[in-house]
Context: one part of a larger RNA
RNA sequence: GACGACGCUGGCGGCGUGCUAAUGCAUGCAAGUCGCACGCACAUCUCUUGAGAUGUGAGUGGCGCACGGCUGAGGAUCACGUGGGAACCUGCCCCGCGGUGGGGGACAACAGCGCGAAAGCGCUGCUAAUCCCGCAUACGCUCGUGGUGACACGAGGAAAGCGGCAACGCGUCGCGGGAGGGGCCUGCGGCCCAUCAGGUCGUCGGUGGGGUAACGGCCUACCGAGCCAAUGACGGGUAGCUGGUCUGUGAGGACAGACAGCCAGACUGGGACUGAGACACGGCCCAGACUCCUACGGGAGGCAGCAGCAAGGAAUUUUCGUCAAUGGGCUCACGCCUGAACGAGCAACGCCGCGUGCAGGAUGACGGCCUUCGGGUUGUAAACUGCUUUUGGGGGGGACGAUGAUGACGGUACCCCUUGAAUAAGGGCUCGGCUAACUCUGUGCCAGCAGCCGCGGUAAUACAGAGGAGCCAAGCGUUGUCC
Numbered sequence: 001g002a003c004g005a006c007g008c009u010g011g012c013g014g015c016g017u018g019c020u021a022a023u024g025c026a027u028g029c030a031a032g033u034c035g036c037a038c039g040c041a042c043a044u045c046u047c048u049u050g051a052g053a054u055g056u057g058a059g060u061g062g063c064g065c066a067c068g069g070c071u072g073a074g075g076a077u078c079a080c081g082u083g084g085g086a087a088c089c090u091g092c093c094c095c096g097c098g099g100u101g102g103g104g105g106a107c108a109a110c111a112g113c114g115c116g117a118a119a120g121c122g123c124u125g126c127u128a129a130u131c132c133c134g135c136a137u138a139c140g141c142u143c144g145u146g147g148u149g150a151c152a153c154g155a156g157g158a159a160a161g162c163g164g165c166a167a168c169g170c171g172u173c174g175c176g177g178g179a180g181g182g183g184c185c186u187g188c189g190g191c192c193c194a195u196c197a198g199g200u201c202g203u204c205g206g207u208g209g210g211g212u213a214a215c216g217g218c219c220u221a222c223c224g225a226g227c228c229a230a231u232g233a234c235g236g237g238u239a240g241c242u243g244g245u246c247u248g249u250g251a252g253g254a255c256a257g258a259c260a261g262c263c264a265g266a267c268u269g270g271g272a273c274u275g276a277g278a279c280a281c282g283g284c285c286c287a288g289a290c291u292c293c294u295a296c297g298g299g300a301g302g303c304a305g306c307a308g309c310a311a312g313g314a315a316u317u318u319u320c321g322u323c324a325a326u327g328g329g330c331u332c333a334c335g336c337c338u339g340a341a342c343g344a345g346c347a348a349c350g351c352c353g354c355g356u357g358c359a360g361g362a363u364g365a366c367g368g369c370c371u372u373c374g375g376g377u378u379g380u381a382a383a384c385u386g387c388u389u390u391u392g393g394g395g396g397g398g399a400c401g402a403u404g405a406u407g408a409c410g411g412u413a414c415c416c417c418u419u420g421a422a423u424a425a426g427g428g429c430u431c432g433g434c435u436a437a438c439u440c441u442g443u444g445c446c447a448g449c450a451g452c453c454g455c456g457g458u459a460a461u462a463c464a465g466a467g468g469a470g471c472c473a474a475g476c477g478u479u480g481u482c483c
Stems, first nucleotide, its partner, number of pairs: 001482003005478004011354006017347002023310003027307003032063003037060002040057007070265003080189006088182003093178008101135001103133003110125006141156006161170003191237003198228003203225008240262004244255004267288005290301004318344001320343003326340001327338004357387004367378004392419006401409001427472005432453003438467005448455002
C1' cells in the first nucleotide's frame, strides 16, 4: 500500500461490492409459445335456427426447453492460454439450383366401463393434422462397376401444407456454397514433495473387423514385444485455468472476489432416450443417503436460479418493482413469457465527491486546567455584529433514456422561488525513543501498558483520569493475509 472481519463513532450523494457448509431447505416465482398445423369441449355475440365471429380450456403436432442464470465440488488434465493441423458435424440465418405428384394408416383428446387412499393406470370404441407409412420422380447426394481422368452405367434415398378473392406470402423436400457455432489431434507455457525411483498388459505397435459426425486400442480377434522415466515417469499433496488484480523503480512475488473468455458440476454414483446439438440444473431410468405423504398396498422431492429460512461462522442484504430499455424463446403478426436484464431497498463494505458555515470581533468574558499566585492556557475560540444558503425544510416546473406509440426507475435527476446558521465532528487514535504531540492528579513491580527497546517497587511526559497538544477525519484505530 491492498483486501476481509472486529471496536468506537457516524450528515449527504455518485459508482461499485455483498465471500463460510458443493450443508439441509417451508413458501412464491425463475420456460414457454404458436388457433396462419389439427380435432374436440365450453362461454359470449350476431342471429337467416344452423351457420358465422370472438374468446377460454385441456389434448395431438411444431419450435424452444443444450441459451440465458448459479456454483468451483472435482480435475495436474490438451482442462486452460497461445500457435498450428486434418479425418468431421452443424437446427435457426444468408446465397444459388431444382422439386412439392398420387395413395394409405394409427394414436391422444372425447365417450363408455373398470382399478387405486393418492400418485396415477387399464380395457373397449370414434377421430383430425405440417403425426406416421408405402408408391412415383430426383441432375447435383450415397453405394457399386468400368475408366488415368473428364465421365458413363446400374442400384438406393424426398416432401406438407396453411393464409389470402387474387396477385402472392409464410412454409416444406433434395443438393451445393457461406456465416456463425461445435467435436477431434498437436508444438510450446504455467504448482509442491525424491522422506514417491522405477511404472505399464489394451500396456506399445501391426493386420482384419466393429463403432463414431469424424481420426484413433475408442472397442474386439489374432500377431509382434514393446512404451514411459533423473530433461523426474509412477505415486502422494494442493488447485478450476486465463484476460487480469495487488505490490514493486524494475526484475519479480502473491492472488484469482467483482467484470469478460474457456472448462467442470447440478443431492451422491451409474446409464441411456429424444434431438442439429445433452448423456441434459428447474427431463427420464436404476441404485444409495436424506426429507415428506400414506387407507401400509404404495407414492412424492432435489434453491451450486431470484428472494427467503435453519445451521455453521468473525462475517455478507428485500420472501421489492417493471418488462419502459437491452437481449432471449415462440409467433406472419398482434402479442405472450422472461427473478436474464433494468431499477429500487438494506449494509461507511470499498473508492470518489460534498457539507457541518464565511468575515469582523479583546478589558483576551464566564467556566475548565496549570501556576513561581504575578500570571499563563483553552482562545478569535465563544458571546456579539454583518453576510451567505452548498446541504436541510416548504412551494412550483420537470426531463434525457423512446428516431411512431409505449417510462418500472420517478414527480427521480435537474431548474426556479422561498425559509432559516440552521439538520450535521460532545468523532477516532496517539502524545518515553523509533514517531508529530506535556503537564497535573490518582496508583505504588499493584492495577495496568506494550509493535521493538521497555515502563510501573511514593513526585510515572510510558498505567488510569483530567486539561492541553499532535495526526487523520465521516471516519479512526485494532487484528489477520499478501507484496

Predicted 3D model of a 483-nucleotide part of an RNA (small-subunit ribosomal RNA, 5' domain) from an uncultured bacterium. Rfam family: Bacterial small subunit ribosomal RNA.